[in-house]
Context: one part of a larger RNA
RNA sequence: UUGGGCGUAAAGGGCGCGUAGGCGGUUUCGUAUGUCCGCUGUGAAAGCACACGGCUCAACCGUGGAGAGUCGGUGGAAACUGCGAAACUUGAGACUGGGAGGGGCUGGUGGAAUUCCCUGUGUAGCGGUGAAAUGCGUAGAUAUGGGGGAGAACACUCGUGGCGAAGGCGGCCAGCUGGACCAGUUCUGACGCUGAGGCGCGACAGCGGUGGGGAGCAAACAGGAUUAGAUACCCUGGUAGUCCACGCCGUAAACGAUGGGCACUAGGUGUCGGCGGUAUUAAUCCGUCGGUGCCGGCGCUAACGCAGUAAGUGCCCCGCCUGGGGAGUACGGUCGCAAGGCUGAAACUC
Numbered sequence: 001u002u003g004g005g006c007g008u009a010a011a012g013g014g015c016g017c018g019u020a021g022g023c024g025g026u027u028u029c030g031u032a033u034g035u036c037c038g039c040u041g042u043g044a045a046a047g048c049a050c051a052c053g054g055c056u057c058a059a060c061c062g063u064g065g066a067g068a069g070u071c072g073g074u075g076g077a078a079a080c081u082g083c084g085a086a087a088c089u090u091g092a093g094a095c096u097g098g099g100a101g102g103g104g105c106u107g108g109u110g111g112a113a114u115u116c117c118c119u120g121u122g123u124a125g126c127g128g129u130g131a132a133a134u135g136c137g138u139a140g141a142u143a144u145g146g147g148g149g150a151g152a153a154c155a156c157u158c159g160u161g162g163c164g165a166a167g168g169c170g171g172c173c174a175g176c177u178g179g180a181c182c183a184g185u186u187c188u189g190a191c192g193c194u195g196a197g198g199c200g201c202g203a204c205a206g207c208g209g210u211g212g213g214g215a216g217c218a219a220a221c222a223g224g225a226u227u228a229g230a231u232a233c234c235c236u237g238g239u240a241g242u243c244c245a246c247g248c249c250g251u252a253a254a255c256g257a258u259g260g261g262c263a264c265u266a267g268g269u270g271u272c273g274g275c276g277g278u279a280u281u282a283a284u285c286c287g288u289c290g291g292u293g294c295c296g297g298c299g300c301u302a303a304c305g306c307a308g309u310a311a312g313u314g315c316c317c318c319g320c321c322u323g324g325g326g327a328g329u330a331c332g333g334u335c336g337c338a339a340g341g342c343u344g345a346a347a348c349u350c
Stems, first nucleotide, its partner, number of pairs: 003322004007304002012318001014201004021194003025088007034080001035077007042069001050064005091191001092188003095184004103177007110154001114150008125136002162169002206248003210245003216242002221237004259317006267295011299306002323350003332343004
C1' cells in the first nucleotide's frame, strides 16, 4: 500500500469564506462517453496451468485445446451514468409581514467601590498573620464628616437562559451594521453539498521600530517571615504588563477532547424564541416550527457511555492516524522585528 480506524486507546484541521476537483432533486425527448451483448481481427514461438502421447520412469521432449488485454474494428441495447434540449418545484435562494437576542463597530453617559489630593473632627496606634515581623503613624496615621481628581470594571437582575462560525460577547443611551427564527406561499427554477491549495478571522501571554494612559491588581525585583535550606507557598512593598490607538504575533485542555451536509430510526420531561387553536383579553391547556438541557428504548460501544443536538442506520466531500522513546527535536524550506510559528525526519534504543 490493501485494509482498519479517529469522544476517553494513535488520530477531527481553532473557526469561517471560497478556487480547482469530487459528489448531486423530479419528468420527457435525443445522443451513445462510461456500461452491457453479438460477430470479427489481433494478443509470435517458447514458458506457466490442463489433457493426451514419446524416451523402461522421471527430468526432458512432442501434440492439442484453453487461458491471458481498461485492446482494435464492426453491428446492436438504452435501464443506470455522462452529454445536448425542453419542462417541473419538494432542495437552494429571493420577496412581504413580524417578534427575540451580553452578535459586531463608533460616540456619549451613570452609580457603587478603590486609590490619591485638599479640608474639618479626633488621638495613639494602624496594618498584617497560624503567630509575627518588615511597612505606615505625634511632620498627626488608622477611623469618621465635607469637597475635588483619576483609571479600570460593571454588584443585584443572571438562569443546565440568550447571541455569535469559532475565538468570544454582560451598567445605561444613541447612531451605523451582520446573522438566525416564525408566518404568508408572491417570485427565480437545481442556481446545491463539500472543499486540496488560497484568503480572512482568531483567548491569554508576548513584541514595538510606536504614541498615550496608569486607580486597583501584579511576573521580575526588594524586604519580612517560615525552614536544615526556602532563589517557593504566607506578609509588606513594587516595575513591566493589565487599559486606549496603530501595527505585528497566530498559539491553547482553541474541548462536546466528537469536521461539514442531507435523509431515516420508540418514548418522557424542563426551558428559550415565534406561530396557530381552545378559552373570559391574563394565567393555563393542546398543536406546530426553530434553539437549548435532562432521562431513557432499539441499535451501537472494549467498557464508560452515546442514544432525533447519535458515538444508531446510510450516502457525499474534506482533514487526520498506523508501537513507545529519540521528537514536535535536527536539517532544509517558508513566515516573523524578535520570541518563535508552520512543514517535519533519521541514527540509536525498548
Small-subunit ribosomal RNA, central domain from an uncultured prokaryote, 350 nucleotides, folded computationally. Rfam family: Bacterial small subunit ribosomal RNA. Gene Ontology terms of the family: structural constituent of ribosome and ribosome. RNAcentral holds the full RNA, with entries from ENA.